Transfer RNA from a Microcaldota archaeon, 75 nucleotides, folded computationally. Rfam family: tRNA. Rfam classes the family as a transfer RNA. Model confidence (mean pLDDT): 82 of 100. NCBI's taxonomy places the organism under Archaea, Nanobdellati, Microcaldota. The RNAcentral record of the sequence draws on ENA.

RNA sequence: GCCUCCUUAGCUCAGCCUGGCUAGAGCGCUCGCCUUGUAAGCGAGAGGUCGGGGUUUCAAAUACCCCAGGGGGCU
Repeated sequence: GCCUCCUUAGCUCAGCCUGGCUAGAGCGCUCGCCUUGUAAGCGAGAGGUCGGGGUUUCAAAUACCCCAGGGGGCU
């Protein structure tokens, strides 16, 4: 230098190919129930500019372009 994959909640990830509910799960966190108490269990809740910017579109996490960071491969 070239090719390719990844970036979504505190962590691990799904959703992207086929644009359309106001963006989800597990774990963690907070509160409540239960218990003599703790853990476990049960219930509820909070938490996200979907890496950044732009374009297309009635509408973009999703398509296109540029940039940043990371993994792998080739020279």